RNA sequence: UUCUUAUCAAGAGCAGGCGGAGGGAAAAGCCCGAUGAAGCCCGGCAACCGACUUAAACUAGUUUUAAGCACGGUGCUAAUUCUUGCAGCCUAGGUGCUGACAGAUAAGAA
Numbered sequence: 001u002u003c004u005u006a007u008c009a010a011g012a013g014c015a016g017g018c019g020g021a022g023g024g025a026a027a028a029g030c031c032c033g034a035u036g037a038a039g040c041c042c043g044g045c046a047a048c049c050g051a052c053u054u055a056a057a058c059u060a061g062u063u064u065u066a067a068g069c070a071c072g073g074u075g076c077u078a079a080u081u082c083u084u085g086c087a088g089c090c091u092a093g094g095u096g097c098u099g100a101c102a103g104a105u106a107a108g109a110a
Stems, first nucleotide, its partner, number of pairs: 001110008013042001016041003022032003027084003043077003048073003052068006058061001081102001086099004091094001
């Protein structure tokens, strides 16, 4: 980098420290930002993978499933993945609903 599978309406500091102007993937829009952006550290959230605990099942095992824990590996911590962009539905003229594309994260494979 590509592919596969799963998830993306919940949650997490509006007095944390350093830092200094940018940020929300990209386009358009709309927002956030010196009452302090990005980034780093700390704190927190969640529970995808591993570890551990408990229970159940049978194919009886370094098995599977469920629940728990939060020790390790990630991830996340404004706004639904901030909204729209393509297709369909309802309706009748505006929004709403569903799906795809794209994107993000995890695990596995090449």
The RNA shown here (SAM riboswitch aptamer (S box leader)) has 110 nucleotides and comes from Neobacillus soli NBRC 102451. Taxonomically the source falls in Neobacillus soli (Bacteria, Bacillati, Bacillota, Neobacillus). The model forms 97% of the base pairs in the Rfam consensus.